[in-house]
This record gives sequence, C1' cells and structure tokens, in this order.
RNA sequence: GCUAAGGUGGUGUAGCCUGGUAGCACGGGGGGUUGUGGUCCCCUUAGCCUGGGUUCAAAUCCCAGCCUUGGCC
Repeated sequence: GCUAAGGUGGUGUAGCCUGGUAGCACGGGGGGUUGUGGUCCCCUUAGCCUGGGUUCAAAUCCCAGCCUUGGCC
C1' cells in the first nucleotide's frame, strides 16, 4: 500500500441483512430474606467511535474519517 471483519453502559455481548421502545449477563447502588456472610428475590444505575448525507424517523442505509484485529504484498 491492497483487502476482510469489527467499534453498542464500568466489563462481555445481542439487535444491523428487513429503519420505528436499545435487550441479556456480570458489575455498582438500595431493599427483602439470613444470627452474620454467601445463595436467592425485587427495585435502580449507566451505552450506539467521529462528522456528513438520505428519510417523517438512522445503532441500523449511503459517503468520508479515526481506531482495533486478521490476511496479502
């Protein structure tokens, strides 16, 4: 340099193809249960890499950029 995949709470991931409420698990906070703790149960917390375009509406489609990983050279 070419090419493929990926970037979503503090962490790991689903959702994207087929546009319309961002889900799950762990973690943090509060409560219940318990002699204490653990387990279990309930509530709560926090997120779409950046910019632009299309659209009534974009995590999702299009363009550009940045970053990560693999392959080729």
Predicted 3D model of a 73-nucleotide RNA (transfer RNA) from Candidatus Micrarchaeota archaeon CG10_big_fil_rev_8_21_14_0_10_45_29. The sequence was found in a public genome assembly. The coordinates come from a structure-prediction model, not an experiment, and the mean pLDDT is 80. Rfam family: tRNA. From the family's description: Transfer RNA (tRNA) molecules are approximately 80 nucleotides in length.